The RNA shown here (c-di-GMP-I riboswitch aptamer) has 83 nucleotides.

RNA sequence: GACUGAUAACGGCAAACCCGUCGAAAGGCGGGGACGCAAAGCCUCAGGUCUAAGGCGAGAGCUAAGACGGCUGGGUUGCCAAA
Numbered sequence: 001g002a003c004u005g006a007u008a009a010c011g012g013c014a015a016a017c018c019c020g021u022c023g024a025a026a027g028g029c030g031g032g033g034a035c036g037c038a039a040a041g042c043c044u045c046a047g048g049u050c051u052a053a054g055g056c057g058a059g060a061g062c063u064a065a066g067a068c069g070g071c072u073g074g075g076u077u078g079c080c081a082a083a
Stems, first nucleotide, its partner, number of pairs: 004081002012037002017032006035070001041076003045073003048068003054063003
């Protein structure tokens, strides 16, 4: 230095649920709360998933320009050091 990853150290993040708030919704943000996480830091680049206001449609329904990075891959930065 690369890989790898402890029942280690210093720390970090925070699912469900509840309250407030924004949003048509999915969902976001703040507070509480911890199921978990070695990138559960950051980036929608590829796939996947969710929603369907608007648009289209006689209707059923279709549709992302809206979302999800704690679904998978990719990019990028980074703490620690037992085996």